This is a predicted structure of a 73-nucleotide RNA (transfer RNA) from Candelaria pacifica. It matches the Rfam family "tRNA". Rfam links the family to the GO term triplet codon-amino acid adaptor activity. Rfam classes the family as a transfer RNA. Lineage of the source: Eukaryota > leotiomyceta > Candelariomycetes > Candelariaceae > Candelaria. Model confidence (mean pLDDT): 81 of 100.
RNA sequence: GUCAGGGUAGUUCAAUAGGUUAGAACAUUAAUUUCAUGCAUUGAAGACGAGAAUUCGAUUUUCUCCCCUGACU
Numbered sequence: 001g002u003c004a005g006g007g008u009a010g011u012u013c014a015a016u017a018g019g020u021u022a023g024a025a026c027a028u029u030a031a032u033u034u035c036a037u038g039c040a041u042u043g044a045a046g047a048c049g050a051g052a053a054u055u056c057g058a059u060u061u062u063c064u065c066c067c068c069u070g071a072c073u
Stems, first nucleotide, its partner, number of pairs: 001072007010026004019056001028044005049065005
């Protein structure tokens, strides 16, 4: 340099043939419980890599960049 795959909560992963609250587990945190801690139960907060285009509407489609992984050279 070319090609392919990927980038979503703090971490590991889903989901969407464009649509009405983007979910789960662990972690964090509040309450209950306990003499206290832990366990357990019930809640809370927290995310679509960046910028454009199309569209009534984009995490999803298209384009350009950035980053990661692999193959070839």